Large-subunit ribosomal RNA, domain IV from a Sandaracinaceae bacterium, 351 nucleotides, folded computationally. NCBI's taxonomy places the organism under Bacteria, Pseudomonadati, Myxococcota, Polyangia, Sandaracinaceae.

[in-house]
Context: one part of a larger RNA
RNA sequence: CGCUGGCUAAGGAACUCGGCAAAAUGACACCGUAACUUCGGGAGAAGGUGUGCCCACGGACGUGACUAUCUUUCGAUAUGAGCGUUUGUGGGUCGCAGAGAAAUGAGGGUUGCGACUGUUUACUAAAAACAUAGGCCUCUGCGAACUCGUAAGAGGACGUAUAGGGUCUGACGCCUGCCCGGUGCUGGAAGGUUAAGGGGAGAGGUCAGCGCAAGCGAAGCUUCGAACCGAAGCCCCAGUAAACGGCGGCCGUAACUAUAACGGUCCUAAGGUAGCGAAAUUCCUUGUCGGGUAAGUUCCGACCUGCACGAAUGGCGUAACGACAUCCCUACUGUCUCGGUCAGCGACUCG
Numbered sequence: 001c002g003c004u005g006g007c008u009a010a011g012g013a014a015c016u017c018g019g020c021a022a023a024a025u026g027a028c029a030c031c032g033u034a035a036c037u038u039c040g041g042g043a044g045a046a047g048g049u050g051u052g053c054c055c056a057c058g059g060a061c062g063u064g065a066c067u068a069u070c071u072u073u074c075g076a077u078a079u080g081a082g083c084g085u086u087u088g089u090g091g092g093u094c095g096c097a098g099a100g101a102a103a104u105g106a107g108g109g110u111u112g113c114g115a116c117u118g119u120u121u122a123c124u125a126a127a128a129a130c131a132u133a134g135g136c137c138u139c140u141g142c143g144a145a146c147u148c149g150u151a152a153g154a155g156g157a158c159g160u161a162u163a164g165g166g167u168c169u170g171a172c173g174c175c176u177g178c179c180c181g182g183u184g185c186u187g188g189a190a191g192g193u194u195a196a197g198g199g200g201a202g203a204g205g206u207c208a209g210c211g212c213a214a215g216c217g218a219a220g221c222u223u224c225g226a227a228c229c230g231a232a233g234c235c236c237c238a239g240u241a242a243a244c245g246g247c248g249g250c251c252g253u254a255a256c257u258a259u260a261a262c263g264g265u266c267c268u269a270a271g272g273u274a275g276c277g278a279a280a281u282u283c284c285u286u287g288u289c290g291g292g293u294a295a296g297u298u299c300c301g302a303c304c305u306g307c308a309c310g311a312a313u314g315g316c317g318u319a320a321c322g323a324c325a326u327c328c329c330u331a332c333u334g335u336c337u338c339g340g341u342c343a344g345c346g347a348c349u350c351g
Base pairs, nucleotide, nucleotide: 001346002345003344004343005342006341007340008339010337011336014335019332027051028050029049030048031047036041038171052093053092054091055090056089057088058087059086060085061084062083063082067078068077069076070075094098106330107329108328109327111325112324113322114321118130119129134169135168137166138165139164140163146155147154148153172317173316174315175314177247178246179245182244183243184240185239186238187237188236191235192234193233197229198228202224203223204222205221206220209216210215248266249265250264251263252262275309276306287303288302289301290300291299
């Protein structure tokens, strides 16, 4: 010097990103216990008192001797000693200390997120992520939809719409506004477009024949091939947002000023409703005001100028719960002021 432990005056978080670590709390019995609440909880809330040993007197319970009475007997009834367990009251007594060691919750308050128990990155993440009960939508009439398989076949299910599959949301409470123009899905079928196929006008090649030649050229074979008839789809017409998604700008106006209930105008499919808001979202920003501190970029309560919240990509609340995150308080401490000391094991020296 390192590691692991013990103690430490005065102070008590001044340490630090942060009370990390340590200390403190701790058992049992009794008293007592707030806001809030889904009336179950919260709650071991918080906070307090007692605890050894000896003696005496009681209570309760267990066991049940002797004795008495009745009975032919078996036995029944009454009494209840003694012993045992537990508990109460009073008195006494010893130590610094009586849950004498070990083991054995620190507590309270505010806020955020997630309802909860649960699940997860085996080996850096346990969470606010996933799941969840509950909610909505949608598909599926049974040889179901859907999934695996080329198929046979299997799962779904030896189930049958109070069933099964899929996406989303995520207990509960109050709610969930406007937009169907785009994309998707569903329905529609008049018109437009449209494939293979059907169709075959017409054109070419070949050669019997004709012609002096140039060339013409039937039938057959063959190569192209125009109209016209051809579905779904698309165009088109509707519906649908707990489908994917979206939810404006400028100017003026009130008898101080300021502001604008009000008006004008442009654009849009429609212009953000309720609720919330410097927020896990706020750039400017340590916004401004209030609270807490002597002093607070964090925290809590407000304001609203929302760079860039917002309603099942759910909005806002919410008791209980959380090895979650933030802030504060009490207790407590070597975290610190600021070190010291002791023990064990190393390191170091000798062997």